[in-house]
A computed fold for a 111-nucleotide RNA from a Solirubrobacteraceae bacterium, annotated as Guanidine-I riboswitch aptamer. Rfam family: Guanidine-I riboswitch aptamer. Rfam describes the family as follows. This family represents a conserved RNA structure found upstream of the ykkC and yxkD genes in Bacillus subtilis and related genes in other bacteria. The function of this family is unclear although it has been suggested that it may function to switch on efflux pumps and detoxification systems in response to harmful environmental molecules.
RNA sequence: UCAGCCGUGCCCUAGGGUUCCGUCGCUGUUUCGAGAGCGGGCCUGGUCCGAGAGGGCAAUCCCGGCACCACACAUAGCCGGGGCACACGGAGGGAGAAAAGCCCGGGAGAC
Repeated sequence: UCAGCCGUGCCCUAGGGUUCCGUCGCUGUUUCGAGAGCGGGCCUGGUCCGAGAGGGCAAUCCCGGCACCACACAUAGCCGGGGCACACGGAGGGAGAAAAGCCCGGGAGAC
């Protein structure tokens, strides 16, 4: 200096807004039961979105054993163990109803 790998899924949380629900306010109707329209997310909330640098559980990978087989084919089959390190980070843009620690992005940049 160059290249490759450091990966994935699910559940949750920090966080996020406002499509739906709820709630609050206003309007009008009313058979006084309910229901409709508009507005408020600087409404605690439910649905919803949600972390590379947050948590958990799996699985991939490696090692050993078992099962299958003895011509072959097939297994992300079963059990046990192991590893999964480190990680400061804009602006701007994007998706969805909208926003975000989501995506661009382990990016640009810094050390």